About this RNA: c-di-GMP-I-GGC riboswitch aptamer from Desulfocapsa sulfexigens DSM 10523, 74 nucleotides, folded computationally. Taxonomically the source falls in Desulfocapsa sulfexigens (Bacteria, Pseudomonadati, Desulfobulbales, Desulfocapsaceae).
RNA sequence: AUAGAAAAUGCCAAACCUGUUGGAAAGCAGGGACGGAAAACUGCGGGUCUUUAGAGAUAGCCGAGUUGCCUAAU
Numbered sequence: 001a002u003a004g005a006a007a008a009u010g011c012c013a014a015a016c017c018u019g020u021u022g023g024a025a026a027g028c029a030g031g032g033a034c035g036g037a038a039a040a041c042u043g044c045g046g047g048u049c050u051u052u053a054g055a056g057a058u059a060g061c062c063g064a065g066u067u068g069c070c071u072a073a074u
Stems, first nucleotide, its partner, number of pairs: 001074002003071002011036002016031006034060001040066003044063003047058004
């Protein structure tokens, strides 16, 4: 540098429940664990969702960019 078989000293946390913010999609906090090797960050392209049509939401939909953990193997 390539790669991701098996893991976990560990990490994140879907649905659902509670509280809270928002008009909504949804966000945040706590519980919870379906999953994840970028489920880290960036709305740049596409998609989806909301909309008071101004604009928003989604990075756990895909792509792209940036950075990064572990490790059999090459």